[in-house]
Context: one part of a larger RNA
RNA sequence: UGACGGGGGCCUGCACAAGCGGUGGAGCAUGUGGUUUAAUUCGAAGCAACGCGCAGAACCUUACCAACGUUUGACAUCCCUAGUGUGGAUCGUGGAGACACUUUCCUUCAGUUCGGCUGGCUAGGUGACAGGUGCUGCAUGGCUGUCGUCAGCUCGUGUCGUGAGAUGUUGGGUUAAGUCCCGCAACGAGCGCAACCCUCGCCUUUAGUUGCCAUCAUUUAGUUGGGUACUCUAAAGGAACCGCCGGUGAUAAGCCGGAGGAAGGUGGGGAUGACGUCAAGUCCUCAUGGCCCUUACGCGUUGGGCUACACACGUGCUACAAUGGCGACUACAGUGGGCAGCGACCAUGCGAGUGGAAGCUAAUCUCCAAAAGUCGUCUCAGUUCGGAUUGUUCUCUGCAACUCGAGAGCAUGAAGGCGGAAUCGCUAGUAAUCGCGGAUCAGCAUGCCGCGGUGAAUACGUUCCCAGGCCUUGUACA
Repeated sequence: UGACGGGGGCCUGCACAAGCGGUGGAGCAUGUGGUUUAAUUCGAAGCAACGCGCAGAACCUUACCAACGUUUGACAUCCCUAGUGUGGAUCGUGGAGACACUUUCCUUCAGUUCGGCUGGCUAGGUGACAGGUGCUGCAUGGCUGUCGUCAGCUCGUGUCGUGAGAUGUUGGGUUAAGUCCCGCAACGAGCGCAACCCUCGCCUUUAGUUGCCAUCAUUUAGUUGGGUACUCUAAAGGAACCGCCGGUGAUAAGCCGGAGGAAGGUGGGGAUGACGUCAAGUCCUCAUGGCCCUUACGCGUUGGGCUACACACGUGCUACAAUGGCGACUACAGUGGGCAGCGACCAUGCGAGUGGAAGCUAAUCUCCAAAAGUCGUCUCAGUUCGGAUUGUUCUCUGCAACUCGAGAGCAUGAAGGCGGAAUCGCUAGUAAUCGCGGAUCAGCAUGCCGCGGUGAAUACGUUCCCAGGCCUUGUACA
């Protein structure tokens, strides 16, 4: 100087407390461990691994296994020889296919000194080489997590100390903040904080189609004429600063209350992550040193596996019901997406869907709501709760749903009556609850990333648990 203390003081945080809803019990989904297996590819491991890499494993993906093939190679450059501009479609045979052999047709590059000369292409050969998701993240770059959006981390000059170092950065107040004020052997400065950026909330101006409709006509319908007020769209501005008033404070920084205001003391949300820590993670995104393989640890193909199942754990979904289930009627969004795509509407089917088909490269057309509401029924039961499981008949995608897809109809109707010890999230348009969209994607979502609808309770307080910041004290620790 740090680190540590079941030392002290001050302070903060959904850290506790006060509340609301969960997890832990059930079934299923998903990830992991374990076991099994020819293989069940690999990585991730307290917080900070475990719906993580994977924004989507039937083939492909694929890295794993078995078998069958291949060796200048699927891909790049160079050299030699031969041929030829070249590219595409296609018939048949063998085969699981890769591959091997074969038929037919279409189309015919550039430069040119007109020499197959140069470039290009194909085939063969030779070696230089290619290739490796093989090892090492403890050789590395890059990227990322974490403490933590915590308020800290430092430097120059000066001063003090033999020195390590100290001072500044401590102290008195204050703040979300090393934020600001005052004081002070310090005076300044940098990286962080804040602001500048985006978005939501109010107003103005400009603009008015595909948007909108107050006034005037018109219509089944903003449908048409018309209008551009309003909504909205999207660009530029304004607006909030403790600015004003009162109190308090050291006359300071600030704090408390009030007015005005759409908004009040950082207005809400986002982006933004200091010096560093964990030899944290990643050689399987990529790049890369070293090591290793080179008729194989490379490459191609078919089939299988990653989907196994006495079990254990994590994360979720659905429930156990009456604030509910079922039936009928009926209202209201926003973000986004759409061309071999979204598909209105009509017909058809109990339904998944199917057959036609308008419009739309989209403020124009389309995907497109549910909970809520009204009426009826069920009456506390393993039920008209719950839907697992199984049988069967179908639908869709796709070359192909056996291993191993999703969905529909009928039948079946398991566990489950609110969950032990323990444990998680959340302070407001939040929790809870309801649906919708998107990426990936042929198909496949209870996951992920977003969107809107309905919409709470509680916070006395900081004694205690956890984490962190500042000062101080002890130490046989570095």
A computed fold for a 478-nucleotide part of an RNA from Sphingobium bisphenolivorans, annotated as small-subunit ribosomal RNA, 3' major domain.
The organism belongs to Sphingobium, within Bacteria.